[in-house]
RNA sequence: GCUCCCAUAGUUCAACGGAUAGAGCGUGGGAUUCCGGAUCCCAAGAUCGAGGUUCGAUUCCUCGUGGGAGCA
Repeated sequence: GCUCCCAUAGUUCAACGGAUAGAGCGUGGGAUUCCGGAUCCCAAGAUCGAGGUUCGAUUCCUCGUGGGAGCA
């Protein structure tokens, strides 16, 4: 330098172009307990950036940024 893949909660992952973007772990609160642990309930919390296509974009397209792999 070229090609390909990835980027979503603190973390690990989901999401036929259409539901209020969900789940496990973690965090906060509550229940329970003599106190903890375990268990149960509730809550907060996210789409890498800028454009484009579309009635509608996490999803498709372009450029950029960051990470990974292969080739040279």
Notes
Transfer RNA from a Patescibacteria group bacterium, 72 nucleotides, folded computationally. It matches the Rfam family "tRNA". By type it is a transfer RNA. The coordinates come from a structure-prediction model, not an experiment, and the mean pLDDT is 82. Lineage of the source: Bacteria > Bacteria candidate phyla. The sequence is in RNAcentral, with records from ENA.